c-di-AMP riboswitch aptamer (ydaO/yuaA leader), 163 nucleotides, folded computationally. It was read from a public genome assembly, where an Rfam model found it. Its Rfam family is "c-di-AMP riboswitch aptamer (ydaO/yuaA leader)". Rfam links the family to the GO terms regulation of gene expression and cyclic-di-AMP binding.
RNA sequence: UUCAUAACGACGCUUAAUCCUUCAACAGAAGGAACGGGGGAACCAAUAGAAGCCGCAAGCCGGCUUCACGGGGUGAAUCGCACGGUCAUGUCCAAGGCCGGCGUAGGGCGACUCUCGCGCCCGAAUCCGACAGCUAACCUCGUAAGCGUACGAUGAGGCAACA
Numbered sequence: 001u002u003c004a005u006a007a008c009g010a011c012g013c014u015u016a017a018u019c020c021u022u023c024a025a026c027a028g029a030a031g032g033a034a035c036g037g038g039g040g041a042a043c044c045a046a047u048a049g050a051a052g053c054c055g056c057a058a059g060c061c062g063g064c065u066u067c068a069c070g071g072g073g074u075g076a077a078u079c080g081c082a083c084g085g086u087c088a089u090g091u092c093c094a095a096g097g098c099c100g101g102c103g104u105a106g107g108g109c110g111a112c113u114c115u116c117g118c119g120c121c122c123g124a125a126u127c128c129g130a131c132a133g134c135u136a137a138c139c140u141c142g143u144a145a146g147c148g149u150a151c152g153a154u155g156a157g158g159c160a161a162c163a
Stems, first nucleotide, its partner, number of pairs: 011148004018033006034143006044133001049067007056059001070131001071128004079103003083100005106122005112157003115153003
């Protein structure tokens, strides 16, 4: 001097997931603000259930159970392939599942903001349980988790520090 790793602090990134107060005291509890999600009228939109049992007000009315191509929510995370492997048997084919690959709707980052370039990434996961369109009032829920980027140019605007 360069590279890598670890710890602490600051700063920064994805995300709604941050800040404050009180009680307490090293754990925790309660609340507020802010941000975010769900349910929920009219108008508009939509018209998918079947079987069994029970009830009485005796209608295809109400409740419960089972089955069913289901359907729906959070999220950017949808959709496609005459691409490979495997499930897979003595062989072949088709459909399908899983793993991978190549794309893609869509999304993020490169350190004030915007614009224009250039570049690097993500394109998951999970919940409800037959059920929810929109939706004012109203009701209700969440505030977790995981990380470490920095290449330029133009113009305009803003902030801080110092004098």